A computed fold for a 438-nucleotide RNA from an Anaerolineales bacterium, annotated as Bacterial RNase P class A. The gene name in the source record is rnpB. Rfam family: Bacterial RNase P class A. From the family's description: Ribonuclease P (RNase P) is a ubiquitous endoribonuclease, found in archaea, bacteria and eukarya as well as chloroplasts and mitochondria. The RNAcentral record of the sequence draws on ENA. The prediction has a mean pLDDT of 76.
[in-house]
């Protein structure tokens, strides 16, 4: 100085006029005045958790849904810290997270075969053929010997080809083919054996709360992989939601279906049966046999007002303790920061203002060009010394240049803590790496 990782903050401001909506006061009601407050990091998504209201006596249990390494924060979470294991980066960093030894399914295509087997091969025997060496008649030298050596046969050895049997080391397919290296066997081979070495499994030790690491024994047990596939364990979970509810005032017109059997009895009551509870089941309410809980249709009014509606698991400041941290705890100070209900939070004007045009135009220094050269000197001629500029380039320095321009993403509607999307520009941090300086 440059690459790259991670993560934060802001994301306009002042003023005047005018117009909106709240609280407050002038004053008591309208007007009217006056002083105060008035959109977000995401207000978006509606994925999560929960605060809060209602049903309900919501009580078991089945289904379902969601969650998933391991400790820790938190009202609480699918969030946030810290940490284990694996992967992928040179790093900082980033992704991923129960189980495959309970069961089922599924792994296309290729390959001989993907819960099992030979396509090539390599070994063995057998048969058929070919080639080559011995052996064997004669021939010939010739003093023992030596030579030639055909055809059949006979051994032997190599190849082929074809059969039957062995093989699973080598090679090929393919994401994945029976653990690696080296050895001993063997006919050829293999965990068949055997050393180390990985991998399970059994069983100790030592460290950590734990996930886990690290070691000792003993043991040939040695062939996947997927579970956002069904499924199997651990945790959790009633339901509907501010259009939830609560008060008021105004105002009407009901009407029809269906609907519970029966038993028993000391007339309490019990079985039993109808209904309700997200979906069953138990069990509970309520109701029925002495009329009625409820279900469904069709009609009629009312959809005004007021509250829920903003004091909070609330903000902001600066200081202490604990803790790697998220985050916690003690004291002190200060603040009220929108509450609309067809829906406010706005328009104009001016000024300033992060940024852009630009660290640029400009202004001067250095350099390099102009340029061995315009001018100017000297020579007798060839020639020969030799001064700058305008301009154009480069470097580093100064310089908030006069002007212009000048805000992306995007609007509350109970409310809070997360996460995900989106997003002009702008500020500052940390950590990795490379280079070059001191």
């Nucleotide at each position: 100085u440059g690459g790259g990782u991670c993560a934060g903050c802001c994301g306009g401001g002042c003023g005047a006029u005018c117009g909106c909506g709240g609280g407050c006061g002038a004053u008591u009601u309208a007007a009217u005045c006056g002083c105060u407050c008035g959109a977000g990091g995401a207000a978006a998504g509606u994925c999560c958790g929960c605060g809060c209201u209602c049903c309900g006596c919501a009580g078991g249990g089945c289904u379902g849904g969601a969650u998933g390494c391991c400790g820790g924060g938190u009202a609480a979470c699918a969030c946030c810290c810290g940490g284990g294991u694996g992967g992928c980066g040179a790093a900082a960093g980033c992704c991923a997270u129960a189980g495959a030894u309970c069961g089922g399914g599924c792994c296309a295509c290729a390959g001989a075969a993907a819960c099992a087997a030979a396509c090539c091969g390599c070994c063995a025997c057998a048969u058929u053929g070919a080639c080559g060496g011995a052996u064997c008649a004669u021939g010939c030298c010739a003093u023992u010997g030596g030579u030639c050596g055909a055809c059949c046969a006979u051994c032997c050895g190599u190849c082929a080809a074809u059969g039957u049997g062995g093989u699973a080391a080598g090679g090929g397919u393919g994401a994945a083919a029976a653990g690696g290296u080296g050895g001993u066997g063997u006919a050829a081979g293999a965990g068949a054996c055997c050393a180390c070495c990985g991998g399970c499994g059994c069983u100790g030790g030592c460290a950590g709360c734990a996930a886990u690491g690290c070691u000792g024994g003993c043991g040939g047990c040695c062939a996947g992989g997927u579970a956002a596939c069904c499924c199997u364990c651990g945790u959790c979970c009633g339901g509907a939601g501010c259009a939830a509810g609560g008060c008021c005032a105004a105002g009407c017109a009901g009407g029809a279906a269906c609907g519970a059997a029966c038993c028993c009895u000391c007339u309490g009551g019990g079985g039993g049966g109808a209904g309700g509870c997200g979906g069953c089941c138990c069990g509970c309410c309520u109701c029925c046999c002495u009329u009625g809980a409820g279900u469904u249709c069709c009609g009629g009014g009312u959809a005004g007002g007021c509250u829920g509606c903003a004091u909070g698991a609330g903000c902001c400041c600066g200081g202490c303790c604990g803790g790697c941290a998220a985050c916690g705890g003690c004291a002190g100070g200060g603040c009220c920061c929108a509450g609309a209900u067809a829906g406010a939070u706005g328009a104009u004007c001016g000024c300033c203002a992060a940024g852009g045009c630009a660290g640029u135009a400009c202004c001067g220094u250095c350099g390099g060009g102009g340029a061995g050269g315009a001018a100017g000197g000297g020579g007798c001629a060839a020639c020969c010394c030799g001064u700058a500029a305008a301009c154009c380039c480069g470097a580093a320095g100064g310089c908030c240049a006069u002007g212009c321009u000048g805000a992306a993403c995007a609007g509350a509607a109970c409310g809070c803590g997360g996460c995900u999307u989106a997003u002009a520009g702008g500020c500052a941090g940390a950590c990795c790496c490379a280079u070059c300086c001191c």